[in-house]
Molecule: c-di-GMP-I riboswitch aptamer
Organism: Desulfosporosinus acidiphilus
RNA sequence: UUUCGACAAGGGCAAACUUAGCGAAAGCUAAGGACGCAAAGUCAUGGGCCUUAGGGUUUAAACUGAUGGCAGCCAGACUACCGAA
Numbered sequence: 001u002u003u004c005g006a007c008a009a010g011g012g013c014a015a016a017c018u019u020a021g022c023g024a025a026a027g028c029u030a031a032g033g034a035c036g037c038a039a040a041g042u043c044a045u046g047g048g049c050c051u052u053a054g055g056g057u058u059u060a061a062a063c064u065g066a067u068g069g070c071a072g073c074c075a076g077a078c079u080a081c082c083g084a085a
Stems, first nucleotide, its partner, number of pairs: 002085004012037002017032006035072001041078003045075003048070003055064003
């Protein structure tokens, strides 16, 4: 450096759910909590998915719609602990 991940060692993260806060919502943050994770570390670049406030159409209902989100959906980029070959 590359590939790989043993019931190795020391550790790490934390789904659902609950409480509080933020948000139009999706969702996020903190605490609790562990379903899982060897990149479940970072980045919305491509695809995908969620929401639909403002905007547009409309008498209205409704439809449309991301500049809002999801990295624990898949790729891609960048970075990284321990060990084995």